Context: one part of a larger RNA
RNA sequence: UUGGGCGUAAAGGGUCUUCAGGUGGUUUUGUUAGUCCGAUGUUAAAUCCCGGUGCCCAACGCCGGGGCCGCAACGGAUACGGCAAAACUCGAGGUGCGGAGAGGUAAGCGGAACUCACGGUGUAGCGGUGAAAUGCGUUGAUAUCGUGGGGAACACCAAAGGCGAAGGCAGCUUACUGGCCGUAUCCUGACACUCAUAAGACGAAAGCGUGGGGAGCGAAUAGGAUUAGAUACCCUAGUAGUCCACGCCCUAAACGAUGCAGACUCGUCAUUGGAAGUAUCGACCCUUUCAGUGGCUUAGCUUACGCGUUAAGUCUGCCGCCUGGGAAGUACGGCCGCAAGGCUAAAACUC
Numbered sequence: 001u002u003g004g005g006c007g008u009a010a011a012g013g014g015u016c017u018u019c020a021g022g023u024g025g026u027u028u029u030g031u032u033a034g035u036c037c038g039a040u041g042u043u044a045a046a047u048c049c050c051g052g053u054g055c056c057c058a059a060c061g062c063c064g065g066g067g068c069c070g071c072a073a074c075g076g077a078u079a080c081g082g083c084a085a086a087a088c089u090c091g092a093g094g095u096g097c098g099g100a101g102a103g104g105u106a107a108g109c110g111g112a113a114c115u116c117a118c119g120g121u122g123u124a125g126c127g128g129u130g131a132a133a134u135g136c137g138u139u140g141a142u143a144u145c146g147u148g149g150g151g152a153a154c155a156c157c158a159a160a161g162g163c164g165a166a167g168g169c170a171g172c173u174u175a176c177u178g179g180c181c182g183u184a185u186c187c188u189g190a191c192a193c194u195c196a197u198a199a200g201a202c203g204a205a206a207g208c209g210u211g212g213g214g215a216g217c218g219a220a221u222a223g224g225a226u227u228a229g230a231u232a233c234c235c236u237a238g239u240a241g242u243c244c245a246c247g248c249c250c251u252a253a254a255c256g257a258u259g260c261a262g263a264c265u266c267g268u269c270a271u272u273g274g275a276a277g278u279a280u281c282g283a284c285c286c287u288u289u290c291a292g293u294g295g296c297u298u299a300g301c302u303u304a305c306g307c308g309u310u311a312a313g314u315c316u317g318c319c320g321c322c323u324g325g326g327a328a329g330u331a332c333g334g335c336c337g338c339a340a341g342g343c344u345a346a347a348a349c350u351c
Stems, first nucleotide, its partner, number of pairs: 004322003007305002012319001014202004021194003025088008034080001035077004040072003048066007091191001092188003095184005103177007110154001114150008125136002162169002207248006216242002221237004259318006267296011300307002324351003333344004
């Protein structure tokens, strides 16, 4: 390379938008440099295959025929593909009318808990553990009541629930704002799908810079225990951090360990949001249907586990990735970063 693969054996990019590229719904007409057919020329000889023949045989040689790789121009075919033109509506988008939602950003507000300060009551303990001790407390702690301050997080509702591309998002209200679903067969008329190491945006936590903030928690650190030791697990404290603003970092078991889009293929139960029908005073119920979220399962698939209309089934298009273990996601180089480091990414050697 051919081929085979990527839930768990190596392998799906963290996610999205998108240029180039690849791929492309239905109908008609035209065209033909793709494609197919025919015949002509050419494709030196040798080589290859078949038949015959000459060296005793064979190798080898000779004769005849065929073939191989194509190329050029000519004639023809028009199903498929391309191109051109016209048309269509089921893909895609839009519009009208409805709908749900912790989707995002900003501002304001609220109660519980905690902690601090002050004041009242009150007195000898509190705290902590397996047991203790360090620690706090007669300068009055713990407990309890009141007042005030502060920061962070939002019990119940809450759910197999909802929303978001992913990361993720939860007290309440308001403002601004993104996406999604249903319905109408109203508009446009293929405008689509995918997308490179080509570009852009987002991206938990930790970490970094500047300035704030700092209740609780709490790496580091200190002390007390435990222990042979204990740079730990347990306890008492506690700095960075956790919070806010702005700017970086760009990683993750960034997981469904399962790329995106489309089509097709038994059922059943539950649940979220719509629509239609039925029913009703109304709601519930019931039936059908669209979009989601889950459980079990048929066929089929899978080494097995399991997956099973939310596929890991049957197919199509496009992208990413894998090719024995270690060395190694390392070295070197390049690009990025304030740094930490990130991205790209080997080999010797060894089993």
A computed fold for a 351-nucleotide part of an RNA from a metagenome, annotated as small-subunit ribosomal RNA, central domain. Its Rfam family is "Bacterial small subunit ribosomal RNA". Model confidence (mean pLDDT): 86 of 100. The RNAcentral record of the full RNA draws on SILVA.